[in-house]
Description
A computed fold for an 88-nucleotide RNA from a Paracoccaceae bacterium, annotated as Glycine riboswitch aptamer.
RNA sequence: GCGUCCGCACAGGGAGAAUCUGGCAUAUGCCAGUGCCGAAGGAGCAACCGCCCCGGAAUCUCUCAGGCCACGGGACCUGCGCGGGCAG
Repeated sequence: GCGUCCGCACAGGGAGAAUCUGGCAUAUGCCAGUGCCGAAGGAGCAACCGCCCCGGAAUCUCUCAGGCCACGGGACCUGCGCGGGCAG
C1' cells in the first nucleotide's frame, strides 16, 4: 500500500399500511374506538454454524413497542473519512 471484517461519523437512495370515526382543543396536538402495516427497537421458531451438556442465528413469524397526508423516523444498500482486527 492492496484486500477483507467490525464500529463510528457524514452524504445519497430507501418500502408498507385509514389525511378513518367521535370528543376536547386556536392550528400543530391530546384522548377514545375500529381497521391496517413491518424495514427503529423487542420477542419466537428455524435452515445452518459452533467450543455441540449447550450456545449463536434471518429480510421468516408475532405485533409488546413503533407506524398508517406531509415532515420526521426507517432495516438495508452505496460512497467517503477515521479507528480497530485478520490472512496474504
Model confidence (mean pLDDT): 80 of 100.